[in-house]
Molecule: THF (Tetrahydrofolate) riboswitch aptamer
Organism: Colidextribacter sp. OB.20
RNA sequence: GACAGAGUAGGCCCAGUGCGUCAAGUGCCGACCGGACGGGAAGUUGCCGGCGGACGAAGGGUUUUUACAGCCCGCGAUGCUGUGCCGCAUUCCGCUGCC
Numbered sequence: 001g002a003c004a005g006a007g008u009a010g011g012c013c014c015a016g017u018g019c020g021u022c023a024a025g026u027g028c029c030g031a032c033c034g035g036a037c038g039g040g041a042a043g044u045u046g047c048c049g050g051c052g053g054a055c056g057a058a059g060g061g062u063u064u065u066u067a068c069a070g071c072c073c074g075c076g077a078u079g080c081u082g083u084g085c086c087g088c089a090u091u092c093c094g095c096u097g098c099c
Base pairs, nucleotide, nucleotide: 001099003097004096005095010086011085012084014082015081016080017079018078019076020075021074028053029052030051032050033049034048035047039093040092041091042090059073060072061071062070063069
């Protein structure tokens, strides 16, 4: 120096377990605030949290002790955990194998 590979934020499928269905959450918006981001450095158009704003929903069955209760079936761009798959996304350097 060439080739191959590992690993981040995060994304998707499935499973398990919760929450909501009395509407929280999710999604959307922001000249706002903060944070994290392969082993090292930098870092946003990406990610997370906060705050503010607009929009907005699917309930049904059953039981009796009538409690915004239990159970069952649903519903929600629903939370968390786990397996699998994808993945420095951007820039520079490095790591492992091999020639």